[in-house]
Molecule: transfer RNA
Organism: Chloroflexota bacterium
RNA sequence: AGGGGUGUAGCUCAAUUGGUAGAGCACCACUCUCCAAAAGUGGUGGUUGCGGGUUCGAGUCCUGCCACCCCUG
Numbered sequence: 001a002g003g004g005g006u007g008u009a010g011c012u013c014a015a016u017u018g019g020u021a022g023a024g025c026a027c028c029a030c031u032c033u034c035c036a037a038a039a040g041u042g043g044u045g046g047u048u049g050c051g052g053g054u055u056c057g058a059g060u061c062c063u064g065c066c067a068c069c070c071c072u073g
Stems, first nucleotide, its partner, number of pairs: 001072007010025004019056001027043005049065005
């Protein structure tokens, strides 16, 4: 320099043909207990890496940039 992949909650990852952004763990509260752990119930938490475009509607499609990984030279 060229090609490919990944980027979504604090962490690990989903999201079907473009149609209300979710799960597990963690965290908080409650139940239980003499206390705690474990278990159970409920809850908080998101500018979907940063912009632009297409569309009635974008995590998803197109495009520029950024970060990381892999391949070629």